[in-house]
RNA sequence: AACUGUCUUCAGGACAGGGUGAAAUUCCCGAUCGGCGGUACAGUCCGCGAGCCGUAUGGGCUGACCCGGUGCAACUCCGGGACCGACAGUGACGCGCACCGUGGGGCGCGAAGUCUGGAUGGAAGAAGAUGUGU
Numbered sequence: 001a002a003c004u005g006u007c008u009u010c011a012g013g014a015c016a017g018g019g020u021g022a023a024a025u026u027c028c029c030g031a032u033c034g035g036c037g038g039u040a041c042a043g044u045c046c047g048c049g050a051g052c053c054g055u056a057u058g059g060g061c062u063g064a065c066c067c068g069g070u071g072c073a074a075c076u077c078c079g080g081g082a083c084c085g086a087c088a089g090u091g092a093c094g095c096g097c098a099c100c101g102u103g104g105g106g107c108g109c110g111a112a113g114u115c116u117g118g119a120u121g122g123a124a125g126a127a128g129a130u131g132u133g134u
Base pairs, nucleotide, nucleotide: 002134003133004131005130006129007128008127009126010125017029018028019027031114032113033085034084035048036047037046038045043083044082051061052060053059065081066080067079068078069077087117088116089115093110094109095108096107097106099104100103
């Protein structure tokens, strides 16, 4: 120093301000966030985790980027303009259906990256302690 056993710790962020309203961090304007490993520094490339399915595995499903510049090399940097966000709950929004009657309520479905919850959880992994043998 490498491989390996045991253990410990750590391991996800974000609606300011305004509009409407009886009521909205859910609608509208706007604001704002970005897990882990790889690689020229990555939310959008490759792979993984989280979530769901499955008796179960190294199983299956699972979102989003372009243009220009620099450079040996960048979908990663710089400039510009875009885009995306599990499950459950709530939800004044949207769609559909039928009803009585012109105004109203009813039913079904969909709807939050940022709120609430599973989660004082789990985990990709990161760091450290210690031991054995080679």
Predicted 3D model of a 134-nucleotide RNA (FMN riboswitch aptamer (RFN element)). It matches the Rfam family "FMN riboswitch aptamer (RFN element)". Gene Ontology term of the family: FMN binding. It was read from a public genome assembly, where an Rfam model found it. Model confidence (mean pLDDT): 82 of 100.